[in-house]
Description:
This is a predicted structure of a 73-nucleotide RNA (transfer RNA) from a Gammaproteobacteria bacterium. Its Rfam family is "tRNA". Its mean pLDDT, the model's own confidence on a scale to 100, is 81. The source organism's lineage runs through Bacteria, Pseudomonadati, Pseudomonadota and Gammaproteobacteria.
């Protein structure tokens, strides 16, 4: 320098055919306990990496950029 893959909650990750943004763990509150853990109920937490394009509508399709992994040179 060129090719491929990846980027979604604090962490690890789903997300089907373009229309609801989610799970587990963690955090917080309440219950339970002498207390802790576990358990039960509930809550908070998101620029779907960034900038554009297409579309009535984009996490999803297209282009560029940034970062990571990997292959080739």
């Nucleotide at each position: 320098g060129g090719g491929g893959c990846c980027a979604u909650a604090g962490c690890u990750c789903a997300g089907c055919u373009g229309g609801g943004a989610g799970a587990g763990c963690g955090u917080c509150u309440g219950g339970u306990u002498u207390g802790c853990a576990a358990c039960c109920a509930g809550a908070a937490g998101g620029u779907c990496g960034c900038c554009g394009g297409u579309u009535c509508g984009a996490u999803c399709c297209c282009g560029g950029c940034u970062g990571g992994c990997u292959c080739c040179a």